[in-house]
Context: one part of a larger RNA
């Protein structure tokens, strides 16, 4: 993993409560128990006892009232309105209560054969090495002290085997091994290691102290009971079809993933229109907008200049001044959720017309009470977030089909069944790929277009449109030729001559023109050029403002791609006409359901109703089927909308059915579900 089998809403109760069938009925009903009997059963007794037929009130008591109260007042709760009993459901409560799970709590017991110390006894340590005291001789010394040879064998000494340990790495990791092999590696006479017997026992032991160990189990050991412990947590609940069908909010909670009540679903009864739209008319409001010499605040520039800094003067007080700050007020210009002289759309109130289908109330049963994401309006943040709270709307959630390459929400559209039938919606139409290589006029040349993503700020890419200037008395480009003198303008300065810097009445002169000089260049000059001039050439040439489409700016980590391919229209803009294209809609057949009898409805999780299949067993009928072959098994065929049911082959070889009703150990694919089996 698969396959068979088991495998979760039961069951009791003088409980309570709704409904629905049944009997009585202002009354309903027996418990025990007795008696009869055709004896698990049924009929007749039993009237004890509930429950109702009256409340109120703490009681006393009063009573259609009655408590409070001085009260004949108010006020509270009652006075009308069937109940009883039995049986079927639906919901509740107590009980293990729809199955399974918990860490864990207690109580009695059972462990120290593994392991921690501990006590009693005993065993064990190849070799080699190093040489304490102490002693002898000898030397010294006055005498100790001191030296030197030896002698001697001390130590939680050295090195290293057994032997105990378990440093490094590597292999091993469904291992050879539920802690191990290998190569290294620490002790190795000791606070050593080891045999044997003993002893400590669970909030207890032991612990050179790691919460270590305490029988592969330790922050509290195992085994059994209480125990089916509690689980607002996870998971897991088996057959069909029919209807309507939700919520992820408010409030409150030792409450935030749970729970009440309410809200939103759905089943009965009642009410009958009270609901919804859409028009009109009548309101009430202070939003967006906008405004502010209409307030409150805030706020920019001008004038104006109260008042105060400064500074002048002076014993003082005045009295003068100001590139200062700066009330008032004027003038212009401009903000505000918590401003407002003002002020919509919506939406909200009523009321009428027209339409349309819901509404409300009381009662049984829920299920939500983690929501998402798009558009608009708003706090928040960073006008950041698939971010976070609100508020309105849709959608998803519970929604299938068509677009969107793919993509719960986006666009389009709401699936009873069927069909090889049509029109259409978004989208789209060269091929993948169903339909236009469509008309018609432009634009792009950047693969722009064509990333889900781009900017400021650049652009003599191109088109295109508006103001404007120059042009045959010849412009613009270009090319030939001038570009000169007073003068090296004054001043500065070593220098300074158009061209470091400074000053101007940048003047004059000669000219077709030629700046007291556009730029390069020198130390400073030279030197190259340009404005300005003529000549040649022959017809457009500039400038500024927009507007289309482009184009730099352009960068993410493993090659790339607009879906791909192609592709210069199949790309953009404007128009147009056609066609495709869905579970839309139509057209045809069929199921169910609802009524106005011809149309309507019939997507669906959580939940709520309805109706129905199927097992097992029990009564009643069938006096049903069966060795001329039941059940089970395997194949086929044939019916139902679906559980499903019928006929028949083969296989088997002895029990099985159909209608009616009745009672439940009554339906697997899941529970890391138990249990065989492969």
């Nucleotide at each position: 993993a698969c396959c068979u089998a088991c495998g979760a809403g039961u069951u009791a109760c003088u409980c309570c409560u709704c409904u629905c069938u049944a009997g009585c009925a202002a009354g309903g009903a027996u418990a025990a128990g007795a008696a009869u009997u055709u004896a698990u059963g049924a009929u007749u007794c039993g009237c004890a006892u509930c429950c109702g037929u009256a409340g109120c009130g703490a009681a006393a008591g009063c009573a259609a009232g009655u408590c409070u109260g001085a009260a004949u007042a108010g006020g509270g709760c009652g006075u009308u309105c069937a109940g009883u009993u039995a049986g079927g459901g639906g919901g509740g409560g107590u009980a293990g209560a729809c199955g399974c799970g918990a860490a864990a709590c207690c109580c009695a017991g059972u462990g120290a054969u593994c392991u921690a110390c501990c006590c009693a006894u005993g065993g064990g340590c190849a070799g080699g090495u190093u040489g304490a005291a102490a002693c002898u001789u000898c030397g010294u010394u006055a005498a100790c002290c001191c030296g030197a040879a030896g002698u001697g064998g001390a130590g939680g000494a050295c090195c290293g085997a057994a032997c105990c340990a378990g440093u490094a790495c590597a292999c091993g990791u469904u291992g050879a091994a539920a802690a191990g092999u290998g190569u290294u590696u620490g002790g190795a006479u000791g606070a050593c290691c080891u045999g044997u017997g003993g002893g400590u026992a669970g909030g207890g032991g032991u612990g050179a102290a790691a919460g270590g160990c305490u029988a592969a189990u330790c922050a509290a050991a195992c085994u059994g009971g209480g125990a089916g412990a509690u689980a607002g947590c996870u998971c897991g609940u088996a057959c069909u079809c029919u209807c309507c069908g939700a919520a992820a909010u408010g409030c409150a909670u030792u409450u935030a993933g749970g729970u009440g009540c309410a809200g939103c679903c759905u089943c009965a009864a009642u009410u009958u229109u009270a609901u919804u739209g859409u028009c009109a008319u009548a309101g009430a409001g202070g939003u967006a907008g906008a405004g502010c010499u209409a307030c409150u605040g805030a706020u920019u520039g001008g004038a104006u200049g109260c008042g105060g800094g400064g500074g002048u003067u002076u014993c003082a007080c005045c009295a003068c001044c100001u590139a200062c700050c700066a009330a008032u007020u004027c003038c212009a210009g401009a903000c505000a959720a918590a401003c407002u002289c003002c002020g919509a759309a919506u939406g909200c109130u009523a009321u009428g017309a027209c339409a349309u289908u819901u509404g409300a109330u009381u009662g049984g049963g829920a299920g939500u009470g983690a929501g998402g994401c798009a558009g608009u309006g708003g706090g928040u943040g960073c006008u950041a977030a698939g971010g976070u709270c609100c508020a309105u709307u849709g959608c998803c959630g519970a929604g299938a089909g068509g677009g969107a390459a793919a993509c719960a929400a986006c666009c389009c559209a709401g699936a009873c069944u069927a069909u090889c039938a049509g029109c259409u919606a978004a989208a789209g139409u060269c091929c993948c790929u169903a339909a236009a290589u469509a008309u018609a006029u432009g634009c792009u040349a950047a693969g722009u277009u064509g990333u889900u993503c781009u900017a400021a700020c650049g652009u003599u890419g191109u088109g295109u449109g508006a103001u404007u200037g120059c042009u045959u008395u010849g412009a613009c480009a270009g090319c030939u030729a001038g570009g000169a003198u007073g003068u090296u303008g004054g001043c500065u300065u070593g220098g300074a001559a158009g061209c470091a810097g400074c000053c101007a009445u940048u003047c004059a002169u000669u000219u077709a023109a030629a700046g007291a000089g556009u730029g390069c260049g020198u130390a400073a000059c030279a030197g190259c050029u340009c404005a300005c001039u003529a000549g040649u050439c022959g017809a457009g040439c500039g400038a500024u403002c927009g507007c289309g489409c482009g184009u730099g700016g352009a960068u993410a980590a493993u090659a790339a791609u607009c879906g791909g391919g192609c592709a210069u229209a199949a790309g953009c803009a404007u128009a147009u006409u056609a066609c495709u294209g869905a579970a839309g809609c139509u057209a045809u057949a069929g199921a169910u359901c609802a009524u106005u009898u011809a149309u309507g409805a019939u997507g669906g999780u959580a939940g709520g109703a309805g109706a129905g299949c199927a097992u097992u067993c029990u009564g009643a009928a069938c006096u049903g089927c069966g060795u001329c072959g039941a059940a089970g098994a395997u194949g086929u065929g044939a019916u139902g909308u679906g559980a499903g049911u019928c006929a028949u082959g083969u296989u088997g070889g002895a029990g099985c059915g159909u209608u009616c009703a009745g009672a439940a150990a009554a339906g697997a694919a899941a529970a890391u579900g138990u249990a065989g089996g492969u």